A computed fold for a 74-nucleotide RNA from an archaeon, annotated as transfer RNA. It matches the Rfam family "tRNA". Rfam classes the family as a transfer RNA. The coordinates come from a structure-prediction model, not an experiment, and the mean pLDDT is 81.
RNA sequence: GGGUCCGUAGGCUAGUCUGGUUAGGCUUCCAGCUUCGGGAGCUGGAGACCUGAGUUCAAAUCUCAGCGGACCCA
Numbered sequence: 001g002g003g004u005c006c007g008u009a010g011g012c013u014a015g016u017c018u019g020g021u022u023a024g025g026c027u028u029c030c031a032g033c034u035u036c037g038g039g040a041g042c043u044g045g046a047g048a049c050c051u052g053a054g055u056u057c058a059a060a061u062c063u064c065a066g067c068g069g070a071c072c073c074a
Stems, first nucleotide, its partner, number of pairs: 001073007010027004020057001028046006050066005
């Protein structure tokens, strides 16, 4: 230099193919209930689509560029 794949809460992950319900689940964190206390359990709450542009009534999803990561070729 060329090619392929990937990027979603503090951590892990589904959804992307085929655009459309409030972006779902596990864990973590906070509060409450329960307990003599702790743990476990139950209830409630907080937290995310890498950046920008484009297409569209509507983009996590499609297109382009950029940034970052992994692998392959040279």